[in-house]
Context: one part of a larger RNA
RNA sequence: CUAGGCGUAAAGCGUGGGCAGGUGGCUCGGUAAGUCUGCUGUGAAAGCUCCCGGCUUAACUGGGAGAGGUCAGUGGAUACUGCCGGGCUUGAAUGUGGGCGGGGUGACUGGAAUUCCUGGUGUAGCGGUGAAAUGCGUAGAUAUCAGGAGGAACACCCAUGGCGAAAGCAGGUCACUGGACCACUAUUGACACUCAUCCACGAAAGCUAGGGGAUCAAACAGGAUUAGAUACCCUGGUAGUCCUAGCUGUAAACGAUGCUCACUAGGUGUGGGAGGUAUCGACCCCUUCCGCGCCGACGCUAACGCAUUAAGUGAGCCGCCUGGGGAGUACGGCCGCAAGGUUGAAACUC
Repeated sequence: CUAGGCGUAAAGCGUGGGCAGGUGGCUCGGUAAGUCUGCUGUGAAAGCUCCCGGCUUAACUGGGAGAGGUCAGUGGAUACUGCCGGGCUUGAAUGUGGGCGGGGUGACUGGAAUUCCUGGUGUAGCGGUGAAAUGCGUAGAUAUCAGGAGGAACACCCAUGGCGAAAGCAGGUCACUGGACCACUAUUGACACUCAUCCACGAAAGCUAGGGGAUCAAACAGGAUUAGAUACCCUGGUAGUCCUAGCUGUAAACGAUGCUCACUAGGUGUGGGAGGUAUCGACCCCUUCCGCGCCGACGCUAACGCAUUAAGUGAGCCGCCUGGGGAGUACGGCCGCAAGGUUGAAACUC
């Protein structure tokens, strides 16, 4: 390479936007590039296949015929694909009317709690542990009451629930703003799907500058434990944790499951909508669309399990894998302030 694969064995890029490329709905006409086909030319010899012959046979070899091509020219066919032109509405998008949501950004604001400060009451302990000690406390702690400061996070509601492309998103109010969904089928008329390079977003930790600093807490110090204890436990405690601007670009970034479309038994719960039935009305019940779960048929699977939210059956496009270690290392390139990231071997060894 071919081929087979990618939930857990190696393998789905963390996620999206999207150029090139690949692929592309129904229908009519044209064209004839792909496609199919006739003829002509060419495809040296040897070789290959078949037939006949020569060495006793075979290998070997002589003769004849044939096959062999991304080939060229020319004539034809027009189902499919392409190209050109016309039409269509079911794919896609738009419109109108609705309700839904921790979707995003900014500003303002609330109460509980922790800590600290001031004052009152009050007196000998508090704290902590398996047990202790370090620590705090007669300079009045802990406890309790009142007042104040400041930072961070939002109990109950909370869900087996919702939203978002993913990361992620939760006290309340306001402003700005993205998306999906349902109904009407009114408009456009294939405008679509995927996507190498590229661009954007991207938890935590970390970095730069400036602020902030209540809690918690790497490092660090002390007390214990222990043979030791650079730990687990305890008392403290600095970066950090928070904000603004910028960088980093990684995670078990997980559903360890790429995206889109179609098809293939059901049952049950739940979130958002619409229609019907029923009713005084709300429920209930039936139908339907979109989402989130559970259980299961066929089928699939090495098994576990998956099963209309597929890991079933098909189609399109992308990414990735090819024995373990060496190694996600070295070297080089690119990116980064750095930390490092990304791309990514070999020797050797089993």
Predicted 3D model of a 350-nucleotide part of an RNA (small-subunit ribosomal RNA, central domain) from a metagenome. Rfam family: Bacterial small subunit ribosomal RNA. Rfam links the family to the GO terms ribosome and structural constituent of ribosome. The coordinates come from a structure-prediction model, not an experiment, and the mean pLDDT is 88.